About this RNA
This is a predicted structure of a 312-nucleotide RNA (Archaeal signal recognition particle RNA) from a Thermoplasmata archaeon. Model confidence (mean pLDDT): 76 of 100. It matches the Rfam family "Archaeal signal recognition particle RNA". It is annotated as a non-coding RNA gene.
């Protein structure tokens, strides 16, 4: 000096790379990749650095394990003027198709519980005549030797209140006629009727009179019913005549197809827009290729601290 075993920590290691940032190198940020394999702190108005730049500060671990150089394979990142390209997307241009008629083929809802067709008829229109329904309109005329009703006028009587008679009108009632009636409800402040408390008037009294409120009734009003009707309407109905028939209903006859869809051919239409297809040119996105960096893996070369013991 070498080899073997053990120990030590000063060398070394406890990850590396790409992008971004920057004058530049690292870190904090993002991404890729590897290991049996560290922890804490600060850091984009930034932290440590300057080609000896491949972090800074503090702590811990492994222990000679390592480091450097060359070659090959290679995850992945970045770049890409020009060339190449599948899909997708976009702009422009050209062509074809879209619509109609007819033919061929395939399918075919439905179809002998009858496709499709023909004929008759109803629904529809029109003329005429009945009915029905709805609506509008309407409330008669007469007679009575009936009335204890009322108003007006005239005459007579009484001291007043008032009494008697006649004429006339109205009202009420009976009857006849009529479509001109019935029911319910409301109803006259006075200027409608009846009855009229209280009060008022006349009177010696008896009695009489006017009369408000209230009550009863009526005119009238509303609603309904019935009746009449010379009127209007109707999406109802009957009968007769004429017309119409796209569609639908009914009936009769014949008896096997068929609306429609797809595809294709012939012919036609086509101003534009739009949609679809195909082709051409250009753009985008992306990829390939190329360039560059490159984790990691493989091969080769060089180099590799100190101490103790053993062996040659």
């Nucleotide at each position: 000096c070498g080899c073997c075993a053990g120990g030590c920590u000063u060398g070394a290691c406890c990850g590396g790379g790409g992008g971004g940032u920057c004058a530049g190198g690292c870190g904090u940020c993002c991404c890729c990749u590897g290991u049996a394999a560290c922890c804490c702190g600060a850091a984009a108005u930034c932290g440590c650095c300057u080609a000896u730049a491949c972090g800074c500060g503090g702590g811990g671990g492994u222990g000679a394990c390592g480091g450097c150089c060359g070659g090959g394979a290679g995850a992945g990142g970045c770049g890409u003027a020009g060339c190449c390209g599948a899909c997708c997307u976009u702009u422009c241009c050209a062509c074809c198709g879209g619509c109609c008629c007819g033919g061929a083929g395939c399918c075919g809802a439905c179809u002998a519980u009858g496709a499709g067709g023909u004929c008759c008829u109803g629904u529809c229109c029109u003329g005429a005549g009945g009915g029905g329904c709805c609506g509008a309109a309407g409330g008669u005329g007469g007679u009575c030797u009936g009335g204890c009703a009322g108003g007006g006028c005239u005459g007579c009587c009484g001291g007043a209140g008032g009494g008697c008679a006649g004429c006339u009108c109205u009202c009420c009632g009976g009857c006849c006629u009529u479509u001109g009636u019935c029911g319910c409800a409301g109803a006259a402040a006075c200027c409608g009727g009846g009855u009229c408390a209280g009060g008022c008037c006349c009177g010696g009294a008896a009695g009489g009179g006017a009369g408000c409120a209230g009550c009863c009734c009526u005119a009238c009003u509303g609603c309904g019913a019935a009746c009449u009707c010379a009127c209007g309407g109707c999406g109802c109905u009957c009968u007769c005549g004429g017309g119409g028939u796209c569609a639908c209903g009914g009936g009769a006859c014949c008896g096997a197809g068929a609306a429609g869809g797809c595809c294709u051919c012939c012919g036609g239409a086509u101003a534009a827009a739009c949609c679809g297809g195909c082709g051409g040119a250009g753009g985008g996105c992306c990829g390939a290729g190329c360039g560059u960096c490159g984790a990691u893996c493989c091969c080769g070369g060089c180099u590799g601290g100190c101490c103790u013991g053993g062996c040659a």